Molecule: transfer RNA
Organism: Anaerolinea sp.
RNA sequence: CGGGGUAUAGUUCAGCUUGGUAGAACGCUUGGUUUGGGACCAAGAGGCCGCGGGUUCAAAUCCUGCUGCCCCGACCA
Numbered sequence: 001c002g003g004g005g006u007a008u009a010g011u012u013c014a015g016c017u018u019g020g021u022a023g024a025a026c027g028c029u030u031g032g033u034u035u036g037g038g039a040c041c042a043a044g045a046g047g048c049c050g051c052g053g054g055u056u057c058a059a060a061u062c063c064u065g066c067u068g069c070c071c072c073g074a075c076c077a
Base pairs, nucleotide, nucleotide: 001073002072003071004070005069006068007067010026011025012024013023020057028044029043030042031041032040033039050066051065052064053063054062
């Protein structure tokens, strides 16, 4: 430098193909059962969906530029 993959809650990941206003598990907070811990049950908080622009009534999803990370190839040594 070229090609491919990937970026969504604190963590690990769905959702994207087919646009309709964001979810799961674990973790965290509060309450209950228990002497306490653990465990279980109930409730709750938590995300400008990597960044910018565009299309659309409506974008995590479609188009486009850029950035981080991973893989492959080329080049140099």